Notes
A computed fold for a 697-nucleotide part of an RNA from an uncultured bacterium, annotated as large-subunit ribosomal RNA, domain II.
[in-house]
Context: one part of a larger RNA
RNA sequence: GCCAACGAGUUAAUGUAUAAGGCUGGCUAAGGGCGAGAGCCUGGAGCCAUAGGGAAACCGAGUGUGAAUAGCGCGAAAUAAUAGUCCUAUACAUUAGACCCGAAGCCAGAGCGAGCUACCCAUGUGCAGGGUGAAGUUUGUCGAAAGACAGAUGGAGGCCCGAACCGCUGAGCCGUUCAACACUCUCGGAUGACGUGUGGGUAGAAGUGAAAAGCUAAUCGAGCCUGGUAAUAGCUGGUUCUCUCCGAAACAGCUUUUGGGCUGGCGUCGCGUGUUCCCUCUGGGGGUAGAGCACUGGAAGGAUUCAACAGGGAGAAAUCUCGUGAAUCCUAUCAACCUCCGAAUACCAGAGAUUAAAGCGCGGCAGUUAGACUGUGGGGGCUAAGCUCCACUAGUCAAAAAGGGAAGAGCCUAGAUCUCAAGUUAAGGUCCCUAAAUCAUAGCUAAGUGCAUCACAAGGAGGUGGAAUUUCUCAGACACUGAGGAGGUUGGCUUAGAAGCAGCCAUCCUUUAAAGAAAGCGUAACAGCUCACUCACUUAGAGAUUCUGCACCGAAGAUAAUCGGGGCUCAAGCUAUGUACCGAAACUGAGGGAUUCAUUUUUCUUCGGAAAAAUGGAUCGGUAGGAGAGUAUUCGUAUCCGCGAUGAAGGCAAAGGGGUGACCCAUGCUGGAGCGUUACGAAGUAAGAAUGUUGGC
Repeated sequence: GCCAACGAGUUAAUGUAUAAGGCUGGCUAAGGGCGAGAGCCUGGAGCCAUAGGGAAACCGAGUGUGAAUAGCGCGAAAUAAUAGUCCUAUACAUUAGACCCGAAGCCAGAGCGAGCUACCCAUGUGCAGGGUGAAGUUUGUCGAAAGACAGAUGGAGGCCCGAACCGCUGAGCCGUUCAACACUCUCGGAUGACGUGUGGGUAGAAGUGAAAAGCUAAUCGAGCCUGGUAAUAGCUGGUUCUCUCCGAAACAGCUUUUGGGCUGGCGUCGCGUGUUCCCUCUGGGGGUAGAGCACUGGAAGGAUUCAACAGGGAGAAAUCUCGUGAAUCCUAUCAACCUCCGAAUACCAGAGAUUAAAGCGCGGCAGUUAGACUGUGGGGGCUAAGCUCCACUAGUCAAAAAGGGAAGAGCCUAGAUCUCAAGUUAAGGUCCCUAAAUCAUAGCUAAGUGCAUCACAAGGAGGUGGAAUUUCUCAGACACUGAGGAGGUUGGCUUAGAAGCAGCCAUCCUUUAAAGAAAGCGUAACAGCUCACUCACUUAGAGAUUCUGCACCGAAGAUAAUCGGGGCUCAAGCUAUGUACCGAAACUGAGGGAUUCAUUUUUCUUCGGAAAAAUGGAUCGGUAGGAGAGUAUUCGUAUCCGCGAUGAAGGCAAAGGGGUGACCCAUGCUGGAGCGUUACGAAGUAAGAAUGUUGGC
């Protein structure tokens, strides 16, 4: 891992509701009697109801409060409707282990442990070899002596090196291991606070500890075992058959509360009410969007006036001027905490319409209270975020499949009862992959721009199309080509030089068709080459500006270049218009099923109603969840004059038949002794998940 078996809402008491039944006031409990048992009889003690109010005394259709005959609270009532009580079933709640499994933990015990380890006690035992050479002793020399020095002897030491032994520094190796700490190399101690054998002692809030909260049997910030014990778990996981109808929430308030609860909201079922809901019309109040500047404030330009007006300038001064501050007016403005104004929606009320679907009240049972994105209006943030916080009774997902979007919870289309080799469409598409136009008309783009979005800006640019304004032009424009572009003069000054062209000043006159005391290059200065300007030649358009469509540059990224791909400009690109077609579980058609409402008929009836059929209308996605109807398993009581060795249960088989389904029936083989139908009842009643338990492989 797979297979098989086992594996989770039970039981009791009490309460509430619903359903069926008994009685009309209802019912017995303990006990007793009878009986093989099941059960039957007895038993009215008591409980509930029949009256409430008050803390109570107490009063009583009233009572409590109160001085009150007031007011108020809780009750009673005339009709209608409903009684009440007991038992059973179902659902839920409470108390119990309370659907199942799961802690870390807490406490108790004359409980078990020191064969591991810590320390202690008693008694034994072990330490190759080598080195160093303390005290002491002795000899010699010196000395008056104390003593000193030297030699020899001697053999001390938590001394040195290094095996056994004890340890474990660093590295490797191992790390489903040789091993739940080992192995290899290396390393520390090795006569000592040494190592070690045997026996003994001290332990669980206790021991022991050269102290690390170390160790106390692979267990230690409180051992192990058993018990309390099914501890508790607002937490995680799991919780077993089918079909039908409806179908949420992720919000508000409170909460030692925020991943939990309680109440309300939203779901469902029952009873009641009977159009109250939704829609349309009419009538209302508002101060949002917008707008505005009439108030409150902000901010720009101008004019006028005032000032015991900072500061500067001119003047001898008076004063003038620039400026400063304030007010008024004009022009043009800004505002969530401004408003002279002012919508759309929404909300409230009234009336009308709709006959299908609602609304509301009471009661049973819930679940939900981690929401997500998109759109719109806002706050926070950077008008950042697949960010965060509100709002809209917005939409979708959640709880929704199908088609489109290459792929895809939340986008677009559209809400799947079942079947069909029928049709029509939506979004989106129609060259091929790939169903359908290589469709039509008119343009644009040359960048593979682009080919849905998601990747673009400031800025730059004789890319190209369109619209408009304007200037020149057959009296010849614009461009090209040919020619001229001169003289006074090298203007004056400056300068080494300055001659049109370093710089300063001036910028005239003449000849002319025209030619600047020169627009640019150039020279040391000249020279030289162009330009403005003019003529000729040629010939019909040429130039400037504004707005705008599509393109260009700007443009660098991380798994592999790309529009989904191929590929496309003879568009399959972009803009505009049009027609046709494709395209979904949508809609339509044909057939079947279910639910519900209405009508009709039939049957039954406890006369309340129930069931069935036909016709017509509507409906039938679904998580949590509510409601309903069934299937299967085991057992019991009856039943079928049931089945069975002429083969029960069980097992194997894909193929038959029935049922919407759970499932049922038949058939063949196997198996070898019990089993089924129908009705009712009772449950150890359904397995794929729980790091489930046990077994097998």
Model confidence (mean pLDDT): 83 of 100.